Context: one part of a larger RNA
Molecule: small-subunit ribosomal RNA, central domain
Organism: bacterium KA75
RNA sequence: UUGGGUAUAAAGGGUCCGUAGGCGGACUGAUAAGUCAGUGGUGAAAUCCGACAGCUUAACUGUCGAACUGCCAUUGAUACUGUAAGUCUUGAGUAAGGUUGAAGUGGCUGGAAUAAGUAGUGUAGCGGUGAAAUGCAUAGAUAUUACUUAGAACACCAAUUGCGAAGGCAGGUCACUAAGUCUUAACUGACGCUGAUGGACGAAAGCGUGGGGAGCGAACAGGAUUAGAUACCCUGGUAGUCCACGCCGUAAACGAUGAUUACUCGUUUUUGGGUCUAAUGAUUCAGAGACUAAGCGAAAGUGAUAAGUAAUCCACCUGGGGAGUACGUUCGCAAGAAUGAAACUC
Numbered sequence: 001u002u003g004g005g006u007a008u009a010a011a012g013g014g015u016c017c018g019u020a021g022g023c024g025g026a027c028u029g030a031u032a033a034g035u036c037a038g039u040g041g042u043g044a045a046a047u048c049c050g051a052c053a054g055c056u057u058a059a060c061u062g063u064c065g066a067a068c069u070g071c072c073a074u075u076g077a078u079a080c081u082g083u084a085a086g087u088c089u090u091g092a093g094u095a096a097g098g099u100u101g102a103a104g105u106g107g108c109u110g111g112a113a114u115a116a117g118u119a120g121u122g123u124a125g126c127g128g129u130g131a132a133a134u135g136c137a138u139a140g141a142u143a144u145u146a147c148u149u150a151g152a153a154c155a156c157c158a159a160u161u162g163c164g165a166a167g168g169c170a171g172g173u174c175a176c177u178a179a180g181u182c183u184u185a186a187c188u189g190a191c192g193c194u195g196a197u198g199g200a201c202g203a204a205a206g207c208g209u210g211g212g213g214a215g216c217g218a219a220c221a222g223g224a225u226u227a228g229a230u231a232c233c234c235u236g237g238u239a240g241u242c243c244a245c246g247c248c249g250u251a252a253a254c255g256a257u258g259a260u261u262a263c264u265c266g267u268u269u270u271u272g273g274g275u276c277u278a279a280u281g282a283u284u285c286a287g288a289g290a291c292u293a294a295g296c297g298a299a300a301g302u303g304a305u306a307a308g309u310a311a312u313c314c315a316c317c318u319g320g321g322g323a324g325u326a327c328g329u330u331c332g333c334a335a336g337a338a339u340g341a342a343a344c345u346c
Stems, first nucleotide, its partner, number of pairs: 004317003008299001012314001014201004021194003025088004030083002033081002035077008049065006091191001092188003096184003100180001104176003108172002110154001114150008125136002162169002206247006215241002220236004258313006266291011295302002319346003328339004
């Protein structure tokens, strides 16, 4: 490199947008670049292959043939691909009305709980654990009542639920912005799919500046446990967790399953629409689950949301360790990220 693969054995990029490129619906005639056929020229000789011949044979050599799968020119063919032209509507999209949801952003507002403060009642314990102790408490704690303040999170609803490209999104309401489903019927007429480089977004932790700080809580301190205990348990507690702006760019970023399209036995639950129906219900479109046939699979499993049958494009894999390391480069304030070997060894 080819072949073969990528849910779990090595291997799907975190996700989307999109440039180049690759691939691309139905019909008509045109053209003849690709494609196919014929003819002509050329494709040096040697070599290779076949036949015959010459050295006693062979190697070797000579003669003839074939071949040189190529290139050029020319004459034709027109199914497919291409090119330019015309037509179409089923792919794709657009306008209008209705529909749906925790999608996003910003402000406003609600109650419970927790903690703190002040005041009252009240007295000796509270707290914590397997058991304790550290800790808090006669300077009046814990408990209880009233008021005040603060920050963070939103019980029930709630689900195998819904939405979003992914990350993710949940108190209530309003406003703004963007997208998806379904339905009616109108329009454009292939405008499509994928997508190297690139761009945008991207949990948590972490970083910078300024706020905020109730609870929780890395680090740290103390008490226990223990042979030890730099832990598990307990009492405290700083960063952080929260907000604004800016970085970081990684995760078991998982469905460990790339995107798009078509086709393929059934049962059942559910979300959002449409049609029919008096209702139950039936049917259909788009999702979300469970079970299963064939098939696939090493098996477990998967099974119309495929890991089945096919097609297009991208990414990635090639024994374990060394190693996601070294060096170099790019990015970053840093932490580090991205790219990414070899010697050696089994």